[in-house]
Context: one part of a larger RNA
RNA sequence: GGCGCACGGGGGAUGCCUAGGCUCUCAGAGGCGAAGAAGGACGUGAUAAGCUGCGAAAAGCCACGGGGAUCGGCCAAUACGAAUUGAUCCGUGGAUGUCCGAAUGGGGCAACCCAGUCUAUUAAGACUAUUCCGUAAGGAAAGCGAACGUGGGGAACUGAAACAUCUAAGUACCCAUAGGAGGAGAAAAUAACAAUGAUUCCGUAAGUAGUGGCGAGCGAAAGCGGAAGAGCCCAAACCGUUUAUGUCACGGCAUAGGCGGGGUUGUAGGACCUGUAUAAUCAAAGACGAUCCGACGAGAACAGCGUGGGAAAGCUGACCGUAGGGGGUGAGAGUCCCGUAUUGGAAGGAUCGUCAGCGAGACGGGUAUCCUGAGUAGGUCGGGACCGGAGAAAUCCCGAUUGAAACUGCCGGCACCAUCCGGUAAGGCUAAAUACUCCUGAGAGACCGAUAGUGAACUAGUACCGUGAGGGAAAGGUGAAAAGUACCGUGAAUAACGGGGUGAAAUAGAACCUGAAACCGUGCGCUU
Numbered sequence: 001g002g003c004g005c006a007c008g009g010g011g012g013a014u015g016c017c018u019a020g021g022c023u024c025u026c027a028g029a030g031g032c033g034a035a036g037a038a039g040g041a042c043g044u045g046a047u048a049a050g051c052u053g054c055g056a057a058a059a060g061c062c063a064c065g066g067g068g069a070u071c072g073g074c075c076a077a078u079a080c081g082a083a084u085u086g087a088u089c090c091g092u093g094g095a096u097g098u099c100c101g102a103a104u105g106g107g108g109c110a111a112c113c114c115a116g117u118c119u120a121u122u123a124a125g126a127c128u129a130u131u132c133c134g135u136a137a138g139g140a141a142a143g144c145g146a147a148c149g150u151g152g153g154g155a156a157c158u159g160a161a162a163c164a165u166c167u168a169a170g171u172a173c174c175c176a177u178a179g180g181a182g183g184a185g186a187a188a189a190u191a192a193c194a195a196u197g198a199u200u201c202c203g204u205a206a207g208u209a210g211u212g213g214c215g216a217g218c219g220a221a222a223g224c225g226g227a228a229g230a231g232c233c234c235a236a237a238c239c240g241u242u243u244a245u246g247u248c249a250c251g252g253c254a255u256a257g258g259c260g261g262g263g264u265u266g267u268a269g270g271a272c273c274u275g276u277a278u279a280a281u282c283a284a285a286g287a288c289g290a291u292c293c294g295a296c297g298a299g300a301a302c303a304g305c306g307u308g309g310g311a312a313a314g315c316u317g318a319c320c321g322u323a324g325g326g327g328g329u330g331a332g333a334g335u336c337c338c339g340u341a342u343u344g345g346a347a348g349g350a351u352c353g354u355c356a357g358c359g360a361g362a363c364g365g366g367u368a369u370c371c372u373g374a375g376u377a378g379g380u381c382g383g384g385a386c387c388g389g390a391g392a393a394a395u396c397c398c399g400a401u402u403g404a405a406a407c408u409g410c411c412g413g414c415a416c417c418a419u420c421c422g423g424u425a426a427g428g429c430u431a432a433a434u435a436c437u438c439c440u441g442a443g444a445g446a447c448c449g450a451u452a453g454u455g456a457a458c459u460a461g462u463a464c465c466g467u468g469a470g471g472g473a474a475a476g477g478u479g480a481a482a483a484g485u486a487c488c489g490u491g492a493a494u495a496a497c498g499g500g501g502u503g504a505a506a507u508a509g510a511a512c513c514u515g516a517a518a519c520c521g522u523g524c525g526c527u528u
């Protein structure tokens, strides 16, 4: 030096565990904010760095309800206190709530500086931004928030095996803005000689019809089957009233408005004339009742034996069950604890039903006249949306430019024309079925188990890095219980170690469960 055996050091893999995550389901909630939010700064404890809570009334104050023995958060110890005259704690309501922040008295380099007016008591307090509405009194808005919605703008990489039309994609992103949903919506519809009857969503139709350098690709609709289901209001004609202006023969008339009645459609309807009737039904405030949530209350049933540090495992014999979900307890507990099934329930809240009733609301006949949404529909040119890339190109929207008809009217049915059929534009509202989850409760998982799962199981968006935008970690486990090693010794020692003690175990000793490999040793054997 090599090989082997044994024992260590080192290291932190592996196993086991879970305090944290991930993905869903069912309910709830879907907002907060000038009554000052979200988010912060600074304070606040006997001692107090961080987190949490709170706000100069500062880990808290008051009231009511619950609860019933401990309590002064994480956080042990010490000191000092509180509490059965009911604390801590839980629920509900209230008080206080510095400074910044929309930040709003003015300013400002956020958490700071400087005012004015009124009131005033020894203290101190209130008001004073902008915009909009309103005669005024007064009221509203703003800012924040995860996704979902609508609208206004709007890429490129990429694909086409290059690339320009095309695609990606009306995606990403930016802006505006709404709601718990939003949008759409009661036919100028879809169809086809038969019919349907607002919209939305799902399935199918269908990768069909189409479109397309007919390349890459893009890609419907009707119909059918389901979810849900709901219909309405104006403008106008006409009537009344009123304001202003003009005119006036002072009676009025005209024009432009305001308010009230009336009226709302395609088998045309309405005004108008005429007749019948006041119904069905809808429906605000309010009252009553029911159900649900709700701090919390009640809530069954087990002993013995031995093993063991410890019984819940084993053995023996029982019991309850509308409860054998789950968690804990010194190993694996229906019957030990918390609970669970079931049941009750204050304050407060939610939903539904009944009553009520402000108000809304009906049906014929006639048809001479009047009304039925105009710079609109449509045309031309240029764009855009549709499955449709300008095409034979309907339909819808926008810009420019033109520009009708008036119910014997007008629009559509994929150029256009005729016939036929369907509808009634140019005003408006509308629940449900649909989308989403920052958040709350309950539950689930052929999801993860500390290099995984969130970046974050732990003082984590922390430490740290960067001028900044921004980037962004590592880090879990003694034991059933601290019983966390009294005391003695070696030693310079508060290091380390040896005794000794605790414990089932200390090679569980805090650098603490298990403790692999690399790597480093010690002893012994064989061997060169």
Stems, first nucleotide, its partner, number of pairs: 001527009015513001016477002020448002022445007029437002031144002039100003042055003046078001050074002061094006070082003105114003115128005130141004148179001149177005159166001163213001189196002200227005210218002231429003234373001238261010266407001268372004272366005281360002286355008296344003302317004318335002320324001326338003378402008388414001409424005464471002484512001487499004
Large-subunit ribosomal RNA, domain I from Algoriphagus sp. NG3, 528 nucleotides, folded computationally. The source organism's lineage runs through Bacteria, Bacteroidota, Cytophagia, Cytophagales and Algoriphagus. The coordinates come from a structure-prediction model, not an experiment, and the mean pLDDT is 83. The RNAcentral record of the full RNA draws on ENA.